[in-house]
RNA sequence: GCUCACGUAGCUCAGUGGGUUAGAGCGCCGCCCUGUCACGGCGGAAGUCGCCAGUUCAAAUCUGGUCGUGAGCG
Numbered sequence: 001g002c003u004c005a006c007g008u009a010g011c012u013c014a015g016u017g018g019g020u021u022a023g024a025g026c027g028c029c030g031c032c033c034u035g036u037c038a039c040g041g042c043g044g045a046a047g048u049c050g051c052c053a054g055u056u057c058a059a060a061u062c063u064g065g066u067c068g069u070g071a072g073c074g
Base pairs, nucleotide, nucleotide: 001073002072003071004070005069006068007067010026011025012024013023019057028044029043030042031041032040050066051065052064053063054062
């Protein structure tokens, strides 16, 4: 330099044949439970889906660019 894959909550990930409110587990916070902790139960916060633009009535999802990570080739 070229090609491919990936980027979604603090972490690990699902969702990617466009349309239901953007979700799960772990973690975090509060309440209940307990003499206390742990376990368990209930509730909550946390995301403009890496960034910029395009297509569309509508984009996490399609297209282009760009940044980062990984792999392959030279």
A computed fold for a 74-nucleotide RNA from Nonomuraea roseola, annotated as transfer RNA.
NCBI's taxonomy places the organism under Bacteria, Bacillati, Actinomycetota, Streptosporangiales, Nonomuraea.
Rfam family: tRNA. The family's RNA type in Rfam is transfer RNA.
Model confidence (mean pLDDT): 82 of 100.